Description:
A computed fold for a 73-nucleotide RNA from Scleroderma citrinum, annotated as transfer RNA. Its mean pLDDT, the model's own confidence on a scale to 100, is 81. The same sequence occurs in records of 2 taxa. Its Rfam family is "tRNA". Gene Ontology term of the family: triplet codon-amino acid adaptor activity. From the family's description: Transfer RNA (tRNA) molecules are approximately 80 nucleotides in length. NCBI's taxonomy places the organism under Eukaryota, Opisthokonta, Basidiomycota, Sclerodermataceae, Scleroderma.
RNA sequence: GACCAUGUAGCUCAGUGGUUAGAGCACCCAGUCAACACCUGGGAGGUCCAGGGUUCAAUCCUCUGUCUGGUCA
Numbered sequence: 001g002a003c004c005a006u007g008u009a010g011c012u013c014a015g016u017g018g019u020u021a022g023a024g025c026a027c028c029c030a031g032u033c034a035a036c037a038c039c040u041g042g043g044a045g046g047u048c049c050a051g052g053g054u055u056c057a058a059u060c061c062u063c064u065g066u067c068u069g070g071u072c073a
Base pairs, nucleotide, nucleotide: 001072002071003070004069005068007066010025011024012023013022018056027043028042029041030040031039049065050064051063052062053061
């Protein structure tokens, strides 16, 4: 430099155009326990990488940029 994939919660990831964007782990609170862990219930946490386009409506389709990873040179 070329091509491909990828970016959604602190981490790992779902979500094939439409109701308030979700799960597990982690974190906080309560219950339980002599206490801790486990377990049960609840809670907080999101500019869906950025900017355009299409559409009545975009995390989703599309274009450009960019992060990360990979292949080739």